[in-house]
Molecule: c-di-GMP-I riboswitch aptamer
Organism: Steroidobacteraceae bacterium
RNA sequence: UCUGAUCAAGGGCAAACCCGUCGAAAGGCGGGGACGCAAAGCCACCGGUCUACGAUUCCGGCGCCUCGUGCCGCCGAGUUACGACAGCGGGGUUGCCAGG
Numbered sequence: 001u002c003u004g005a006u007c008a009a010g011g012g013c014a015a016a017c018c019c020g021u022c023g024a025a026a027g028g029c030g031g032g033g034a035c036g037c038a039a040a041g042c043c044a045c046c047g048g049u050c051u052a053c054g055a056u057u058c059c060g061g062c063g064c065c066u067c068g069u070g071c072c073g074c075c076g077a078g079u080u081a082c083g084a085c086a087g088c089g090g091g092g093u094u095g096c097c098a099g100g
Base pairs, nucleotide, nucleotide: 001100002099003098004097012037013036017032018031019030020029021028022027035087041093042092043091045090046089047088048085049084050083054080055079056078057077059076060075061074062073063072064070065068
């Protein structure tokens, strides 16, 4: 530096699901549990995906009043990452063993 095709050793991580906990949610963390994983170690830089508390709208419905195409409130819908996913892909970075 390349490879994980083959042989071997010590091992490591842990999807779904369940329980607890934090969070508005996505999801995180801890315990149990193993579908898988050679970076399933770490980093949201690029693409992608998920969520939408809050914010927002020539949107819809209802309420309100001074009855105007008015303002405010509630509900719904749309939009929105500043939230999240590293076990979606790319990239960055560190690294065990073996083989060449």